[in-house]
RNA sequence: GGAGUCGGCCAGGCAGUCGCUUCGCCCCUUGGGCGGGGAGGAAAGUCCGGGCUCUACAGGGCAGGGUGCCAGGUAAUUCCUGGGAGGCGCGAGUCUAUGGAAAGUGCCACAGAAAAUAUACCGCCUGUAUUCGUACAGGUAAGGGUGAAAUGGUGCGGUAAGAGCGCACCGCGCGGCUGGUAACAGGCGUGGCAGGGUAAACCCCACCCGGAGCAAGACCAAAUAGGGGAACGUUCAUGCGGCCCGCAUGGUUCCCGGGUAGGUCGCUUGAGGCCUGCGGUGACGCAGUGUCCAGAUGAAUGGCUGUCCACGACAAAACCCGGCUUAUCGGCCGGCUCCCUCU
Numbered sequence: 001g002g003a004g005u006c007g008g009c010c011a012g013g014c015a016g017u018c019g020c021u022u023c024g025c026c027c028c029u030u031g032g033g034c035g036g037g038g039a040g041g042a043a044a045g046u047c048c049g050g051g052c053u054c055u056a057c058a059g060g061g062c063a064g065g066g067u068g069c070c071a072g073g074u075a076a077u078u079c080c081u082g083g084g085a086g087g088c089g090c091g092a093g094u095c096u097a098u099g100g101a102a103a104g105u106g107c108c109a110c111a112g113a114a115a116a117u118a119u120a121c122c123g124c125c126u127g128u129a130u131u132c133g134u135a136c137a138g139g140u141a142a143g144g145g146u147g148a149a150a151u152g153g154u155g156c157g158g159u160a161a162g163a164g165c166g167c168a169c170c171g172c173g174c175g176g177c178u179g180g181u182a183a184c185a186g187g188c189g190u191g192g193c194a195g196g197g198u199a200a201a202c203c204c205c206a207c208c209c210g211g212a213g214c215a216a217g218a219c220c221a222a223a224u225a226g227g228g229g230a231a232c233g234u235u236c237a238u239g240c241g242g243c244c245c246g247c248a249u250g251g252u253u254c255c256c257g258g259g260u261a262g263g264u265c266g267c268u269u270g271a272g273g274c275c276u277g278c279g280g281u282g283a284c285g286c287a288g289u290g291u292c293c294a295g296a297u298g299a300a301u302g303g304c305u306g307u308c309c310a311c312g313a314c315a316a317a318a319c320c321c322g323g324c325u326u327a328u329c330g331g332c333c334g335g336c337u338c339c340c341u342c343u
Stems, first nucleotide, its partner, number of pairs: 001339010012308007020038008040314001044325002047323005052213004059245004064209005069083005084098001085096004099204002104202002106198003121144002123140007152170006171193001172191004177186003217265004227256006236250004272291001275288005
């Protein structure tokens, strides 16, 4: 100097003026005045997990669903952190379709002789016959071909030619030892050794799981016609996913017709954010100071001017919070890796 990789931060600021909205206080209260506040890093997707509310303060089982290496973190999670294994990368790093194929079933197109009850297309060796072109019989899977994958791999010996046929090493199975909380790693012994892949195929194993949702739910007000009819009713029905058992209750369901539908709460003080110290590899935890940071309900944030600048992309709260995923202009800061050159 160049090329990478990982992490953190910002998201327009300041001032003036007019306008909107919310909270608090005051007043001459159909309103006015003063003061404080007023969209995001993803508010988005509605994919997860909770808080909260209701469902009987009755439960149990089956079906069903979810997760899937180990250990921690958290209110909890399919999330996060660290570690193991495997893949990619020279490396810093990064990815995960990460339990089980010896419980069983299914699938592996085409090509190929053959993809499981394994076989012989070309070839190699031996024997017989021979019209010398070949034919038949036996042996063979080392060489070649097809394929993503061909029945352990490499080398040596052996053989008529070969083959774990034998041996050495590697692989695989079994047994046990050492280290580690564990996933797992390493060594030793033994056996010529059951052909692979696929479980985000069915399945098996381990662990977990009631349901519905702020349009939840609670309260106040208003209104009518306390109307009419039908079915079932303890051998029945209802009771917030399905089925069964149990339990509780005594009414439940359908049709026709009529009336009302306005307001308050829930609603923002939180598993809170910021800052500092300590502990921990880390996620995070503990302690302290100090602060209140939107609450609309046909839905509030805007217009103008000046100036600075990172010259504003993607884009707007509707019960709240923690994650994940997706979209995205531009800028700032730091760690680490590799290459080139000079000293």